Model confidence (mean pLDDT): 81 of 100. This is a predicted structure of a 72-nucleotide RNA (transfer RNA) from an Anaerolineales bacterium. Rfam family: tRNA. By type it is a transfer RNA. From the family's description: Transfer RNA (tRNA) molecules are approximately 80 nucleotides in length. The source organism's lineage runs through Bacteria, Bacillati, Chloroflexota, Anaerolineae and Anaerolineales.
[in-house]
RNA sequence: GCCCCGGUAGUUCAAUGGACAGAACAGGGCACUCCUAAGGCUCAGAUGUGGGUUCGAUUCCCCCCCGGGGCA
Numbered sequence: 001g002c003c004c005c006g007g008u009a010g011u012u013c014a015a016u017g018g019a020c021a022g023a024a025c026a027g028g029g030c031a032c033u034c035c036u037a038a039g040g041c042u043c044a045g046a047u048g049u050g051g052g053u054u055c056g057a058u059u060c061c062c063c064c065c066c067g068g069g070g071c072a
Stems, first nucleotide, its partner, number of pairs: 001071007010025004018055001027043004048064001050062003
């Protein structure tokens, strides 16, 4: 330099172009308990950047950034 895959919550992962972007663990609160843990109820938290297509983009297209792999 070229090609391929990936980037979503603190972490690990979902989400046919359409509803409020969802779950587990982690975190805060409440209740329970002699206390703690487990278990229960509840709360908050995310689409790498910029553009384009579209009535509508996490999803499709382009540039860039980051990570992994392959070729040279």